[in-house]
Context: one part of a larger RNA
RNA sequence: CUCUCUUUAAGGAACUAGGCAAAAUGACCCCGUAACUUCGGGAGAAGGGGUGCCCAUGAGGUGAACCCGCACAGGGGGAGCCUUUAUGGGUCUUAGUGAAGAGGCCCGGGUGACUGUUUAGUAAAAACACAUCACUCUGCAAAGUCGAAAGACAACGUAUAGGGUGUGACACCUGCCCGGUGCUGGAAGGUUAAGGGGAGAGGUCAUCCUGUCGUAAGGCAGGAGAAGCUUCGAACUGAAGCCCCAGUAAACGGCGGCCGUAACUAUAACGGUCCUAAGGUAGCGAAAUUCCUUGUGGGGUAAGUUCCCACGCGCACGAAUGGUGUAACAACUUGGGCGCUGUCUCGAAGAGAGGCUCG
Numbered sequence: 001c002u003c004u005c006u007u008u009a010a011g012g013a014a015c016u017a018g019g020c021a022a023a024a025u026g027a028c029c030c031c032g033u034a035a036c037u038u039c040g041g042g043a044g045a046a047g048g049g050g051u052g053c054c055c056a057u058g059a060g061g062u063g064a065a066c067c068c069g070c071a072c073a074g075g076g077g078g079a080g081c082c083u084u085u086a087u088g089g090g091u092c093u094u095a096g097u098g099a100a101g102a103g104g105c106c107c108g109g110g111u112g113a114c115u116g117u118u119u120a121g122u123a124a125a126a127a128c129a130c131a132u133c134a135c136u137c138u139g140c141a142a143a144g145u146c147g148a149a150a151g152a153c154a155a156c157g158u159a160u161a162g163g164g165u166g167u168g169a170c171a172c173c174u175g176c177c178c179g180g181u182g183c184u185g186g187a188a189g190g191u192u193a194a195g196g197g198g199a200g201a202g203g204u205c206a207u208c209c210u211g212u213c214g215u216a217a218g219g220c221a222g223g224a225g226a227a228g229c230u231u232c233g234a235a236c237u238g239a240a241g242c243c244c245c246a247g248u249a250a251a252c253g254g255c256g257g258c259c260g261u262a263a264c265u266a267u268a269a270c271g272g273u274c275c276u277a278a279g280g281u282a283g284c285g286a287a288a289u290u291c292c293u294u295g296u297g298g299g300g301u302a303a304g305u306u307c308c309c310a311c312g313c314g315c316a317c318g319a320a321u322g323g324u325g326u327a328a329c330a331a332c333u334u335g336g337g338c339g340c341u342g343u344c345u346c347g348a349a350g351a352g353a354g355g356c357u358c359g
Stems, first nucleotide, its partner, number of pairs: 001354008010345002014343001019340001027051005036041001038169001052091007059083004066076003092096001104338007111330002116128002133166006144153003170325004175255003180252002182248005189243003195237002200232005207224007256274005283317001284314001295311005
């Protein structure tokens, strides 16, 4: 010097990002216990008092000898023993749950209702789940899932069932928009594939024609060209889909701008205008959301970028991507207070272990 402990005058969070760590509280009995509340809770709320040993008495339990009795029934009787039992008195220590083990508490805000679950090895949470609610699919050989298939799960279930999605107890609620995207329904018209169809065109070619060579048979060159075979191929026909017409937002999602106006000023109930599918309702709001911002006012402090209560020009809250509340709960998060302390002012002393020096 490092580690693990112990103690510490006066002060008592001045430490620090933050009371981190430590200290403090602690058992049992009695008294007593607020707001709020879903009437269960909150609650061990908070806050107080007692606790050893000895004696006496009371209370409770058990109940012997003995007595009455025909009785092994029943009754009387009360010694002794036991008590997590009460009252009074006494007694000793600084100290009586005498050592050890054994809640610190209160007040306000946020988030999530709750018990649960999670990143095995940096995160336990406000994340996930959850009961609840809603939408949607599925009529059973179900939908959905696995599997080329057979088959299996769903389910030896049957719409009070099963699958998917969102929300997330409970209370009060959940506004407007269907133009876009999605889904559902519709079928008149438009578009539309293969297929059907086969107008027409091309190739080949029996045969014929023309020219030319040859006495002739025939050769060569050019042209027309039936049937057959073959290549291409227009009209017409042809489903779903798309276009189209509707519905649907607890489907994906969206929810305006400018100008003027009241007898102080300010503001604008009011008016005008442009755009939109519709222009944000209730509630909340500098918020886990507010940039400007330490917004402004109030509270708390001697002093408060945090905190609480209000205000509302919400840069950029807002209603099941749920909105606003909410008792209880939380190794959650934020602010304040009481108690307590070596966290600190500001250090010090001691014990043990290691390091270091010497051997």